[in-house]
RNA sequence: GGGGCAUUAGCUCAGCUGGGAGAGCACCAGGUUCGCAAUCUGGGGGUCGUGAGUUCGAUCCUCAUAUGCUCCA
Numbered sequence: 001g002g003g004g005c006a007u008u009a010g011c012u013c014a015g016c017u018g019g020g021a022g023a024g025c026a027c028c029a030g031g032u033u034c035g036c037a038a039u040c041u042g043g044g045g046g047u048c049g050u051g052a053g054u055u056c057g058a059u060c061c062u063c064a065u066a067u068g069c070u071c072c073a
Base pairs, nucleotide, nucleotide: 001072002071003070004069005068006067007066010025011024012023013022019056027043028042029041030040031039049065050064051063052062053061
């Protein structure tokens, strides 16, 4: 220098031939307990890495770019 993959909640990750953003764990509140743990119920939390383009509409398609991993040179 070139190719590929990943980037979504605090963490680990789903997500769909373009239309509702989600799960588990964690966190907060409450019930159960003398208390803790465990368990049950409820709740908060996201500019979908960034910028632009296409579209009525983009996490999804296109381009550029950032970071990490990896392969080639």
Transfer RNA from Candidatus Scatonaster coprocaballi, 73 nucleotides, folded computationally. Rfam family: tRNA. Rfam classes the family as a transfer RNA. Lineage of the source: Bacteria > Bacillota > Clostridia > Saccharofermentanaceae > Candidatus Scatonaster. Its mean pLDDT, the model's own confidence on a scale to 100, is 82.